[in-house]
RNA sequence: GGUCGCUUAGCUCAGUUGGUAGAGCAUUUCAUUGACGUUGAAAGGGUCAGAGGUUCGAAUCCUCUAGCGACCA
Numbered sequence: 001g002g003u004c005g006c007u008u009a010g011c012u013c014a015g016u017u018g019g020u021a022g023a024g025c026a027u028u029u030c031a032u033u034g035a036c037g038u039u040g041a042a043a044g045g046g047u048c049a050g051a052g053g054u055u056c057g058a059a060u061c062c063u064c065u066a067g068c069g070a071c072c073a
Base pairs, nucleotide, nucleotide: 001072002071003070004069005068006067007066010025011024012023013022019056027043028042029041030040031039049065050064051063052062053061
């Protein structure tokens, strides 16, 4: 230098053919306990890596940029 893949909640990851973004763990509160833990219930937490484009509508499609990884040279 070239090709390909990945980037989504604090962490690990889902997300179907484009239609208002989810799970587990963690955090907070409540119940339970003498207390802690366990268990149950509820809540908070996201400009979907960044920018632009297409579209009535984009995490999803297209282009560029950044980071990480693999292969080729």
Molecule: transfer RNA
Organism: bacterium